Model confidence (mean pLDDT): 86 of 100.
Small-subunit ribosomal RNA from an uncultured bacterium, 1411 nucleotides, folded computationally.
RNA sequence: AGAGUUUGAUCCUGGCUCAGGAUGAACGCUGGCGGCGUGCUUAACACAUGCAAGUCGAACGAAGCACGGGGACGGAAGCCCUCCGGGGUGGAAGGCCGCGUGACUGAGUGGCGGACGGGUGAGUAACGCGUGGGUAACCUGCCCCAUACAGGGGGAUAACAGCCGGAAACGGCUGCUAAUACCGCAUGCACAUGCGGGGGCGCAUGCCCCUGCAUGGAAAGCUUUCGCGGUAUGGGAUGGGCCCGCGUCUGAUUAGGCAGUUGGCGGGGUAACGGCCCACCAAACCGACGAUCAGUAGCCGGCCUGAGAGGGCAACCGGCCACGCUGGUACUGAGACACGGACCAGACUCCUACGGGAGGCAGCAGUGAGGAAUAUUGGUCAAUGGGCGGGAGCCUGAACCAGCCAAGUCGCGUGAGGGAAGACGGCCCUAUGGGUUGUAAACCUCUUUUGUCAGGGAGCAAGGACUGCCACGCGUGGCAGGGCGAGAGUACCUGAAGAAAAAGCAUCGGCUAACUCCGUGCCAGCAGCCGCGGUAAUACGGAGGAUGCGAGCGUUAUCCGGAUUUAUUGGGUUUAAAGGGUGCGUAGGCGGGCUGGUAAGUCAGCGGUAAAAUUGUGAGGCUCAACCUCAUCGAGCCGUUGAAACUGCCGGUCUUGAGUGGGCGAGAAGUAUGCGGAAUGCGUGGUGUAGCGGUGAAAUGCAUAGAUAUCACGCAGAACUCCGAUUGCGAAGGCAGCAUACCGGCGCCCAACUGACGCUGAAGCACGAAAGCGUGGGUAUCGAACAGGAUUAGAUACCCUGGUAGUCCACGCAGUAAACGAUGAAUACUAAUUGUUCGCGUCGAGUGAGACGUGAGUGAUACAGCGAAAGCGUUAAGUAUUCCACCUGGGGAGUACGCCGGCAACGGUGAAACUCAAAGGAAUUGACGGGGGCCCGCACAAGCGGUGGAGUAUGUGGUUUAAUUCGAAGCAACGCGAAGAACCUUACCAGGCCUUGACAUGGGAUGCGAAGAUGCAGAGAUGCAUCGGAGGUCAACAUCCACACAGGUGGUGCAUGGUUGUCGUCAGCUCGUGUCGUGAGAUGUUGGGUCAAGUCCCGCAACGAGCGCAACCCUUGUGGCAUGUUGCUAACAGGAAAAGCUGAGGACUCAUGCCAGACUGCCGGUGACAAACCGGAGGAAGGCGGGGAUGACGUCAAAUCAUCAUGCCCCUUAUGGCCUGGGCUACACACGUACUACAAUGGCGGCUACAAAGAGCAGCGAGACAGGGAUGUCGAGCGAAUCUCAUAAAAGCCGUCCCAGUUCGGAUUGGAGGCUGCAACCCGCCUCCAUGAAGUUGGAAUCGCUAGUAAUCGCGGAUCAGCAUGCCGCGGUGAACACGUUCCCGGGCCUUGUACUCACCGCCCGUCAAG
Repeated sequence: AGAGUUUGAUCCUGGCUCAGGAUGAACGCUGGCGGCGUGCUUAACACAUGCAAGUCGAACGAAGCACGGGGACGGAAGCCCUCCGGGGUGGAAGGCCGCGUGACUGAGUGGCGGACGGGUGAGUAACGCGUGGGUAACCUGCCCCAUACAGGGGGAUAACAGCCGGAAACGGCUGCUAAUACCGCAUGCACAUGCGGGGGCGCAUGCCCCUGCAUGGAAAGCUUUCGCGGUAUGGGAUGGGCCCGCGUCUGAUUAGGCAGUUGGCGGGGUAACGGCCCACCAAACCGACGAUCAGUAGCCGGCCUGAGAGGGCAACCGGCCACGCUGGUACUGAGACACGGACCAGACUCCUACGGGAGGCAGCAGUGAGGAAUAUUGGUCAAUGGGCGGGAGCCUGAACCAGCCAAGUCGCGUGAGGGAAGACGGCCCUAUGGGUUGUAAACCUCUUUUGUCAGGGAGCAAGGACUGCCACGCGUGGCAGGGCGAGAGUACCUGAAGAAAAAGCAUCGGCUAACUCCGUGCCAGCAGCCGCGGUAAUACGGAGGAUGCGAGCGUUAUCCGGAUUUAUUGGGUUUAAAGGGUGCGUAGGCGGGCUGGUAAGUCAGCGGUAAAAUUGUGAGGCUCAACCUCAUCGAGCCGUUGAAACUGCCGGUCUUGAGUGGGCGAGAAGUAUGCGGAAUGCGUGGUGUAGCGGUGAAAUGCAUAGAUAUCACGCAGAACUCCGAUUGCGAAGGCAGCAUACCGGCGCCCAACUGACGCUGAAGCACGAAAGCGUGGGUAUCGAACAGGAUUAGAUACCCUGGUAGUCCACGCAGUAAACGAUGAAUACUAAUUGUUCGCGUCGAGUGAGACGUGAGUGAUACAGCGAAAGCGUUAAGUAUUCCACCUGGGGAGUACGCCGGCAACGGUGAAACUCAAAGGAAUUGACGGGGGCCCGCACAAGCGGUGGAGUAUGUGGUUUAAUUCGAAGCAACGCGAAGAACCUUACCAGGCCUUGACAUGGGAUGCGAAGAUGCAGAGAUGCAUCGGAGGUCAACAUCCACACAGGUGGUGCAUGGUUGUCGUCAGCUCGUGUCGUGAGAUGUUGGGUCAAGUCCCGCAACGAGCGCAACCCUUGUGGCAUGUUGCUAACAGGAAAAGCUGAGGACUCAUGCCAGACUGCCGGUGACAAACCGGAGGAAGGCGGGGAUGACGUCAAAUCAUCAUGCCCCUUAUGGCCUGGGCUACACACGUACUACAAUGGCGGCUACAAAGAGCAGCGAGACAGGGAUGUCGAGCGAAUCUCAUAAAAGCCGUCCCAGUUCGGAUUGGAGGCUGCAACCCGCCUCCAUGAAGUUGGAAUCGCUAGUAAUCGCGGAUCAGCAUGCCGCGGUGAACACGUUCCCGGGCCUUGUACUCACCGCCCGUCAAG
C1' cells in the first nucleotide's frame, strides 16, 4: 500500500466482499511450565448459611470472673496421748462477708465512629458530568496556631430489683442509683442582635476597619500524676453547599410549550442565595441558534482503531454523580434525608399459639434462576490504609495473599550436533525403474532449561511496644539491644538420574502462502465474495504431500480501518444518484475604493489551571520481556501584557457596483373593447341526377322524400392563410388577423443627481402548459367515453362512419409535466473566425448601398482548458468567489403510515421489513433491424423443362417383428455410408457349440505324425475312423498345463487425431512498424472511380507485408515442328466381289511430345492526362476464350469411436468366437429422390447414315451351327490404336394408325423357358406367349437451367458369380429468354439504431396453469 466482483472486451460511476488491528468474550479441536494482570456484559431477578463496624473501664453505676490479702465459719491430713470408746494439737479443702488488684467478661448509661471504606449503574439528556470562574450569599467534627476561661449548684434516668402482659418480638407499672448524660445561676472577649458616629474600598446588591450604648449567650471532668480532655472567639488546613460561561446522543412523520408558569413587593424557611414556600400585584417567559414531546444513555480521565482529522466504546484502575426490595418522610448529627439507622405505605419471603411479628447480599464467599457465558461458602491482619483508645490493643471479606479458568498478555520448553543402504512403510508416476516423505528415522556423540527427587533457602520488617544508657528547654529527642511473616519451606541457589515426561490446529480454485491420487457424479456436499459439483473436480469426502500459526489454532459475534462509500482535512449534481417549474422577497450568509479610531475575532510573550494513573520520550529494578519505579512533554479554558495587516464595530469621504433623470428605439410581452375576410357546418331557394363518401381493400354511413356537385342569400361558433425566419418579446408557463385604450419590462446614447442604497435567498407570497373540478353561458370544427363497420386466431387497439363530456367565454379551484439547455442565481477574468436581430459613432457610393468601430441579444465553428467519454468551449460543462437547492447501490417506492393542502380527483412531505450483487453512464468490436445507400448471384423477373396427381423402383419416417443391425436429421439426413444384403457380407434374431480362445507375444511339458484326401454321424460347426506323409538337434507344427493376456461393429464424435460437409470459389481474413485514443480499439482495409475479384488507378497518417483473388497445373479450341505402328492413304504400283488388303509413303486425319499464339498489344471514343470501359481492325480464339483441379481466417461442441487410429469407462465359459436357419426384402400409412407414361413434334413396321469414351485372361469372345428368343455347342483372335464387347440411338426415307383409355401406356397376374450360383421358397436377372391396372399433363406449393447450356437420344465403366430406373463418364441432335433490380432468398462494402454479444431461433413484459 491494496485486491475480487457489473462487460464479448473498455473507461467511468457505484455498491457488495476480502486481506489488518482489537475484545471482560463464547463455541469446536487440542493442551507442558512460569510471570503479570483479568473473570455475571444476561434477571437493579430471588436469596439458605457464615462473616463484612466497632471501640473506649484513662467518662459512669452495677454484676460476674481471676488473683492477692483479711475476717468469722469450717474442721481434713499429719503429730501427740489413749482405758482404743476417744481426747488434744494442728490448721488444709470448702463455702460465706468486706477490701484490694486485673491488659478479664458481656449487658447498660455516656463519648467518638456507624455520612468513610466496599458494591452497583436502575434512574438521570440534567449545572448530572467535563472545563474555567464566582460565593460581597455559605458551612466545616476530628487536626494545627492564637487569646481568654472553667466559680457555684440542682433534679432525674437506664442498668438493677419486684410485679404484670405476650407464643414470640417486645412491652408496661412500681422502687433505687451514677456520670465527661441533663438543667438553671454567676462571669465573659475579638461572639450574636438592634440603634448610632467616623474612615476606607468594590462591577452592582454592598463589603471592610475604628468606636458608643442596650440586650442575649459557656464549660467536665478522668488519671497509674506522666498526661488525656472541656468552654468561647479569631485564624489556618481539609472537606463540602450553592451560582455562572462554554461543551455534552437521536428524531421536525414531535412546532408550539408553560399557571408557581415569568417578574415584582412583603413575608416564611435555610448554613446560605433563590417561587425553595406563601399572600398580593403585573402578564409575562421559553422556542427553527430547535422550545416542548418521544426514544436512548450514568459522565469523565481514558480504552480500541486510524497517517491524521475522525469513528466506536465507557470492563478492569482513578475522579464525580446517582442508587441501596419499590415509593414517601423526616429524626439524630459537624456531616445523611443515611446499603448492614428509624417511621409510614406497597409487593414478596419467613415465623406464629392466628392475636401478631421478622427481613432486605447492587459488601465477601455461596445458592437458585436467567443465559452462549464468568471463579473459593479459602488464609491473614505480616505489610498498606481506616475506626476507637493515652497506650497496649481490639475491629477491619478495605487490603495483602492463596485457590479455580489457555479467558488475555509476556517469557521458556518439547532437544542439539553428526548420520545415505537416500532403509522399511506410505503416496505418486512414463512402473524390471524413478520421484517424494527425507537427515526425517534407525544409529553415534553431547546437553539437561522445564518437570521429578534431594539439600540449602530469601527479600517483603520500616517502625514502634519493651529494656538499658545519655542529653536537655522535663516530655520529648538520641544511641544500643529488641519479640513480631498470612503468603511459604514459596521465589531463588546447588546437586542427582535421564532425551528421558511435553504438538497441535487451520488451510492449500482466485483474492491468498501452499497439489497430486482415489471416491462421488447438480447427488452428497462446500461457500467471506466471485463461485465449485451434471464421469477425468488442485473448489465436495478421504489419503499422501505442502503452506501458515504454534500451547495454541480455527469459527462466531461486535468495533475501527481499508471506505475520499457523508468528503473540515477530502466528493459531487448535462447524460451515471442529484438544480427547486418560475419570479418577488423576510430572516440569515456574503459584500466596492480611500482614510481615522477601536481591539471582539486574529497573532505573540508571560502567568494560572490542565489530579494521579495511562500514552509518547529518556533512564532504572525484577536473569530478559510483560510488569514495576523515576524524570519529562500538553491541546483546551482562565488571567495579564502587547501588535493592528486582515475580518468585525464606530466615524469621515469617493464613484466605478446599484439606482434616478434627459433623449432616442425595437418587439406575436400583458389586459380590455371593437372590427374583418377566407374556410367549415347548418338553413332557405335555384340548377342538376345517381350515386356520394371512405379505404391497403372494403363496409357501416348519406342519397330518388333528390344526396354529392354547383349557384345565390342567410345564420352560428371557433381559429387567424400568406408574411414566417437559423426572427422577435417575456421570469418561467407562454405569446401571431386588424384597430383603439390602459399597462409591465428591455436596449442604446448623454453623464445632470443619490452615494454601496448591492448579491443570494430557508420560511413566506405570487405566477404557473395540458388534462381535471364547481357555477353560469356557448357549442361551428375537432373529439376521450360510447355505438356501428372493418382488420385479426382474438382486436375492449391502430383504419373508417357517427358521437357525449370536453375543446370556447366569465368567475373560482387545482398546482402538476421529458415545466428540458434534462445545465440554479450573481460577479470578474480567459485566443480567434463567421451569420443574424435591435441601437449608436466615424467614413462613405448613386443621400445612404456599404466599410470600419462600439454596445445589447441570438446562432455556427473552434484554441487553451475541462470532461469517464460523448461533448462543453466569452450564452462554459474553463479559471475563481458568494449564496441557495439537491444526491449517497438496485428493487421494495415516490409506495405505506402520520401530518398539511384540496369540493373531489389528487398534490406536498415521505419510511421500513424483505430481497439482489449488482443496477447504471459513455464509448468499442461484432451480430441483428418488417433502417438507409451501393453492389453481386438462375436470387427474382423473362423463358424452357420438371417435381407435387398415376404405376413402378429406391431411400426414410412410422408401425410391426424373435430380429426387422447401426449410423446420417432444415439448407448441408432421406438412389446418403452401400462402386451392388439369396449363403457369405452381417454388425441383428432363434437354436446348437468353444473358453488362453478365429488372431499376436512370452514360459513349461509332451509328441510322432502336420497340411491334405476319403468314409461315417450330424442342420452344420464339430466329432470319430482310415489314408497320407512335411518336419523330426534347434526352429517350425500339434496337443496339454498355468498365467500374463487376446478379443469386443460394446459406450462416449460433448475427451480426441485424422478425414469430410457447409457458408463459399463468397472476397474476404490478418500482421509488423508508425500514428490517433486513458482504454477496449481505430487507422492501414475508409473515400472517388473501376473490376469476376481487398482487381487495378487516384487520393489519404500511414508505409509495407502475409494468407486468400489472379497466374503457374490438367483438359479443350488454332497453327508449326518432330516422330509414324497396331493409326492414316493424297500421289505411284499391285490386287480383289469388296475392304489401306499389299508394296510403298508422311502429304492429310489421328496419336504422342515440344513449341507458337491473346498482351487491352493496335485504332477510335468515354474517363481525371489514371485505372478501366465501349466500339473496331486483325485473328482459330478478345478482353478471365470454355471446362477442371485448387476452398483464406473462421462458423456450425456440424458429421464420423461402424474405414482407421486413440484416452477413459464397461464385458471376460461372454457384450468374445464358430455354425445352421431366419432377418436387414415385413406393410394400414406418410415423405424425399428417380424411372415409365398419359401420346400424332407420337406409336408400330421396313430401309438406311454418322460417334465419343471406355473395358477385357477364372476375361472380352469374332465366326459357324441350334433355337422364334433369352441362350446353348464348337471356337479364331486379343493381356489389345492390331482382336472382342460393338448393330450407336435419336435423326433421315417409305408405309400404317386417326384422337380412342387407343396399334397410347405398360403395371399386375398366369403359363413356358434361359442364365449365374453349393443353393434363386422367403429373396436374383433375362426370354417368349397370354393378361393389359392406374394414368387423358397433375391442388396448395416447389426444383433445375444463361450455350454446345436446358431439353432429348443412345453408348461405356466401376461394384459384381449373378443382380441398376442408381452412381460415375462419353458423345449425337440441339433451343428459348434476360425489360430490369421494386420485391423473395443468400452474400459483400459503407452507414445508422440497439436494453442483443449463447449475438433476433436474442432479450424481455404481463396474464394464466402446474409444481

Its Rfam family is "Bacterial small subunit ribosomal RNA".